Purine riboswitch aptamer from Halobacillus kuroshimensis DSM 18393, 102 nucleotides, folded computationally.
RNA sequence: AAACACAACUUCAGAACGACUCGUAUAUCGUUGGAAAUAAGGUCCAAAAGUCUCUACCAAACUACCGUAAAUAGUUUGACUACGAGGAACGAAUGAGAGGGG
Numbered sequence: 001a002a003a004c005a006c007a008a009c010u011u012c013a014g015a016a017c018g019a020c021u022c023g024u025a026u027a028u029c030g031u032u033g034g035a036a037a038u039a040a041g042g043u044c045c046a047a048a049a050g051u052c053u054c055u056a057c058c059a060a061a062c063u064a065c066c067g068u069a070a071a072u073a074g075u076u077u078g079a080c081u082a083c084g085a086g087g088a089a090c091g092a093a094u095g096a097g098a099g100g101g102g
Stems, first nucleotide, its partner, number of pairs: 006101001009099002011096003017091001020086006026056001031047005041066002050057001058078007
């Protein structure tokens, strides 16, 4: 110097996933049964229903109402779950060429 083979590392590209956003479903709603509290109370349990739908069906704050009885009501804020669409940064399967080292 040439040929040959190849690992780490370096460079570039990079699927899927993905915080988050939007849409659809559902109104975190309504119904029934049982038990419980009583103005310092208004709660708990269960069932079915609702969704081309799995799950969930509650929390907090405020206001009203019920003169002691068995019954609650209104307002505001907050999601979770399923599916669809979009999707930053980082990471990264994998691919490419060059360097690199032998």
Its mean pLDDT, the model's own confidence on a scale to 100, is 79. Its Rfam family is "Purine riboswitch aptamer". On this family, see Mandal et al., Cell 2003: "Riboswitches Control Fundamental Biochemical Pathways in Bacillus subtilis and Other Bacteria". The sequence was found by an Rfam model in a public genome assembly. The model forms 100% of the base pairs in the Rfam consensus.